[in-house]
């Protein structure tokens, strides 16, 4: 000087997953109370009412396909619906995702009512046009 990797702080990103408070532990963590988001259950009315145990739904951006090794599972590769990427829209350019996991034979929509959750992981791109916030300076 570079490079990794650990601590603090500080700005921020995907998500609903954030604020107050009280109590306990002690720095990250447990038990509650609210608010603030964010989910499921559940009438009329309408929908749907022909088979379906090869069941059926749920959260979620994670659907759908084609090839290959393998032939019990599951892996890999190209794609794909769909989703993200430092104020917001929109448009264009590039990168990334395109998983998981729950309910147990039940569940459409759905006032009132009933419940449930507030984790997890991570370091980030340009441009063009409008709108906008901050500072600094007259």
């Nucleotide at each position: 000087c570079a490079u990794a990797u650990c601590u603090c702080a500080u700005a921020g990103c995907u998500u609903a997953g954030u604020u107050u408070c009280c109590g306990g532990a002690u720095u990250g963590c447990c038990g509650g109370a609210a608010a603030g988001c964010g989910g499921g259950g559940g009438a009329a009315c309408c929908a749907a009412u022909c088979a379906a145990u090869u069941g059926g739904g749920g959260c979620g951006a994670a659907u759908u396909g084609g090839u290959c090794c393998a032939u019990c599972a599951g892996g890999g590769c190209c794609a794909u619906a769909g989703g993200g990427g430092a104020c917001c829209a929109u448009c264009u350019a590039u990168c990334c995702c395109g998983a998981g996991u729950c309910c147990g034979u039940c569940a459409g929509c759905u006032a009132a009512c009933c419940u449930c959750g507030u984790a997890a992981g991570c370091u980030u791109u340009g441009g063009a046009u409008g709108g906008g916030u901050c500072a600094u300076g007259u």
A computed fold for a 138-nucleotide RNA from Cohnella luojiensis, annotated as c-di-AMP riboswitch aptamer (ydaO/yuaA leader).